[in-house]
RNA sequence: AACAGUAGCAAAGUUGGUCAUUGCGCUACACUGAAAAUGUAGAGAUACAGGUUCAAUUCCUGUCUGUUCC
Numbered sequence: 001a002a003c004a005g006u007a008g009c010a011a012a013g014u015u016g017g018u019c020a021u022u023g024c025g026c027u028a029c030a031c032u033g034a035a036a037a038u039g040u041a042g043a044g045a046u047a048c049a050g051g052u053u054c055a056a057u058u059c060c061u062g063u064c065u066g067u068u069c070c
Base pairs, nucleotide, nucleotide: 001068002067003066004065005064008024009023010022011021017054026042027041028040029039030038047063048062049061050060051059
């Protein structure tokens, strides 16, 4: 100096808008003699602190952490 930080893990998501999405995982139920697989439902997150705005994951500022380069 550049990039990144979103659920337990890995990601998506933006001209600012009403329920933040997907896969794996987790919980319950159905199915089974039992389990797996499958199906249905559910819980769970925008790094932190300010600012702008009717409204911020998104815009602005600062801080922290990680990666790369000089």
About this RNA: Transfer RNA from uncultured Winogradskyella sp., 70 nucleotides, folded computationally. The RNAcentral record of the sequence draws on MGnify. The source organism's lineage runs through Bacteria, Bacteroidota, Flavobacteriia, Flavobacteriaceae and Winogradskyella. Rfam family: tRNA. Rfam classes the family as a transfer RNA. From the family's description: Transfer RNA (tRNA) molecules are approximately 80 nucleotides in length.